[in-house]
RNA sequence: GCGGAUGGCCGGAUGACCGCGGGGGCCGCGCCCCCCGAGGAAAGUCCGGACUCCAUAAGGCAACGGUGCCGGGUAACGCCCGGCGGGGGCAACCCCAGGGACAGCGCCACAGAGAACAGACCGCCCGCGUCCGCGCGGGUAAGGGUGAAACGGUGGGGUAAGGGCCCACCGGGGGGCUGGCAACAGACCUCGCAUGGCAAGCCCCACCGGGAGCAAUGCCGAAUAGGGACCACGCGCCUGUCAAGGCAGGGCGGCCUUGCCCCGGUGGUCCGGGUUGGCAGCUUGACGCCCGCAGCAAUGCGGUGCGCAGAGGAAUGGUCAUCGAAGGGGGCAACCCCGGAACAGAAUCCGGCUUACAGGCCAUCCGCGCGU
Numbered sequence: 001g002c003g004g005a006u007g008g009c010c011g012g013a014u015g016a017c018c019g020c021g022g023g024g025g026c027c028g029c030g031c032c033c034c035c036c037g038a039g040g041a042a043a044g045u046c047c048g049g050a051c052u053c054c055a056u057a058a059g060g061c062a063a064c065g066g067u068g069c070c071g072g073g074u075a076a077c078g079c080c081c082g083g084c085g086g087g088g089g090c091a092a093c094c095c096c097a098g099g100g101a102c103a104g105c106g107c108c109a110c111a112g113a114g115a116a117c118a119g120a121c122c123g124c125c126c127g128c129g130u131c132c133g134c135g136c137g138g139g140u141a142a143g144g145g146u147g148a149a150a151c152g153g154u155g156g157g158g159u160a161a162g163g164g165c166c167c168a169c170c171g172g173g174g175g176g177c178u179g180g181c182a183a184c185a186g187a188c189c190u191c192g193c194a195u196g197g198c199a200a201g202c203c204c205c206a207c208c209g210g211g212a213g214c215a216a217u218g219c220c221g222a223a224u225a226g227g228g229a230c231c232a233c234g235c236g237c238c239u240g241u242c243a244a245g246g247c248a249g250g251g252c253g254g255c256c257u258u259g260c261c262c263c264g265g266u267g268g269u270c271c272g273g274g275u276u277g278g279c280a281g282c283u284u285g286a287c288g289c290c291c292g293c294a295g296c297a298a299u300g301c302g303g304u305g306c307g308c309a310g311a312g313g314a315a316u317g318g319u320c321a322u323c324g325a326a327g328g329g330g331g332c333a334a335c336c337c338c339g340g341a342a343c344a345g346a347a348u349c350c351g352g353c354u355u356a357c358a359g360g361c362c363a364u365c366c367g368c369g370c371g372u
Stems, first nucleotide, its partner, number of pairs: 001368010012323007020037006026030001039343001043354002046352005051213004064209005069083005084098001085096004099204002104202002106198003121144002123140007152170006171193001172191004177186003217280004227271007235264001236247004249262004287307003290303005327338004
């Protein structure tokens, strides 16, 4: 210098004026003054919680859903950190739904002779026959062929040809040993090899899990209409000196009186819910930054420090000035001209994940080339 890997940060700046939301101030209440006012993702609403209401003896089992190497972190997680194993890369580094396939069941397309306690198409070997092209019978599984996968691999010995038939190495099963908390790793002994793959097929094992969500939920209180309970008046007609009196609705017991009940009406008292509205929940918290200590790290502990929107049909904006990255054009160059800032935008709060993002900066590391 070029190419690459990982982690982190910024992501238009400054000023003036006007406007919007929230908070505060006052001899002064104003056309007043002061302070604060989007993000790293505020997004997707995919996980985990806080909080609230509902449900529920505790606990167990079953069903359903989720998670799935080991250890650690955390309020918790499917998140994060550190390892292990496997795969990729020369490397820095990256990727992996990564428990169990002798518990049981199921599946393995096409091709191929044969796809799970298999199989012989070509080939090789032996025998017999022969019209010398080959045919028939047997042996074999090294070679060829098919396939994602062919019942250990490579080499040698042996053999008619072959085959763990025998041997060495590699792989594998079993056993204890050593190291490690563990996943696992290593060497040793032993066994010729003793049962392929799929569990993002059913399933088995271990662990976790009540439901709904701030439009949760709580409080306040009308008017109008409507609902319910209780009480009074039989409410109509007649008389009336306006105090009242007389007669009178339907049903019940055979009838009458007394009594009881009922429909509708009027008046009164009380209760409860809903619509609309107001207040709370509401933002200072498992918070972030910085410093110190512990730890490889995630993270934890401590601190006298600093910071922190709170609307509710929903503010966070506009104009002007100065500057201005990328990009485009011109020029040998200095430089000049054009240009004008990505994705996006709070809605109860918090921890994660994922997705979007013009451009730029910083740190560490790897490979190659050149120079000293």
About this RNA: A computed fold for a 372-nucleotide RNA from Paracoccus sp. (in: a-proteobacteria), annotated as Bacterial RNase P class A. Its mean pLDDT, the model's own confidence on a scale to 100, is 76. The organism belongs to Paracoccus, within Bacteria. The gene name in the source record is rnpB. RNAcentral holds the sequence, with entries from ENA. Its Rfam family is "Bacterial RNase P class A". By type it is a ribozyme.